Predicted 3D model of a 147-nucleotide RNA (c-di-AMP riboswitch aptamer (ydaO/yuaA leader)) from a soil metagenome. Of the family's consensus pairs, 92% are formed in the model. The sequence is in RNAcentral, with records from MGnify.
[in-house]
RNA sequence: UAUUGAUCGCUGAAUUCCACUUGGAAUCGGGGGAACCAACUGGAGGGUUUGAUGAAAUCCUCAAUGGGGUGAAUCCUGUGAAAUCACAGGUAGGGCGACUCUUACGUCCGAAUCCGUCAGCUAACCUCGUAAGCGUGUUGAGGGGGA
Numbered sequence: 001u002a003u004u005g006a007u008c009g010c011u012g013a014a015u016u017c018c019a020c021u022u023g024g025a026a027u028c029g030g031g032g033g034a035a036c037c038a039a040c041u042g043g044a045g046g047g048u049u050u051g052a053u054g055a056a057a058u059c060c061u062c063a064a065u066g067g068g069g070u071g072a073a074u075c076c077u078g079u080g081a082a083a084u085c086a087c088a089g090g091u092a093g094g095g096c097g098a099c100u101c102u103u104a105c106g107u108c109c110g111a112a113u114c115c116g117u118c119a120g121c122u123a124a125c126c127u128c129g130u131a132a133g134c135g136u137g138u139u140g141a142g143g144g145g146g147a
Stems, first nucleotide, its partner, number of pairs: 008135004015026004028129005037120001041064001043062008066118001067115004075090006093109005099144006
């Protein structure tokens, strides 16, 4: 340095047991789904009403556009001619530093993907998943707990 196995640990819901008739159960996690509650786009032009020199309400016409889920993973600026996209810098937010909490310090992530015009919340009820990928370290202080 590389490979294999075991143990331990990390992100994550993603573990355990039974069977081997190719499946089943428990666990943990997600989605859909009442009442109540919440919500029901803005731009341009024109009319009417209130009314004051500000504005509001309502109607008509025209043009434009989606929305949602899992997840921490959103948003902003700049560059590449421009969009997609890529890169750089930040950022909402999230993780790790081996009992746990607080604090300090350090460090990393800040993606991807699915539904298909459709879904607010939501009891009963219905339904789906239970993968994948990795290897920090004898960080400091205080409290609690354990041995």